[in-house]
RNA sequence: UAAAAACAAGGGCAAACCUGCUAAAAGGCAGGGACGCAAAGCCGAGGGUCUAAGGUAUUUUAAGAUACUAUGAUAGUCUGGCUGCUAAA
Numbered sequence: 001u002a003a004a005a006a007c008a009a010g011g012g013c014a015a016a017c018c019u020g021c022u023a024a025a026a027g028g029c030a031g032g033g034a035c036g037c038a039a040a041g042c043c044g045a046g047g048g049u050c051u052a053a054g055g056u057a058u059u060u061u062a063a064g065a066u067a068c069u070a071u072g073a074u075a076g077u078c079u080g081g082c083u084g085c086u087a088a089a
Base pairs, nucleotide, nucleotide: 012037013036017032018031019030020029021028022027035076041082042081043080045079046078047077048074049073050072054069055068056067057066058065059064
C1' cells in the first nucleotide's frame, strides 16, 4: 500500500411509528424517534419488487368496473460500478 475483517476509538446513518408538506399512486421531503447497518455513502447499468396517471382491451345505455402496460418508484431487494474512516491476526 492492497485485500480481508475481529476487538476497540472517534464518530456516521436512521427502520417501524407519529406530525406536516408533496405526488394519480407507489413513494419522496422535513421534524421527532431508533429496528438495525462496516459502506444502511453515491450511481437506476442488469435483474427483482411496488404503483397504474396516461395508453390499450373487455363489459356497460351511460356512469362505472376489470385486465395488461413504466415513461414513475425502490440503492435498508440482489448483482454491478465509483469513493471513504479505524486498527489486530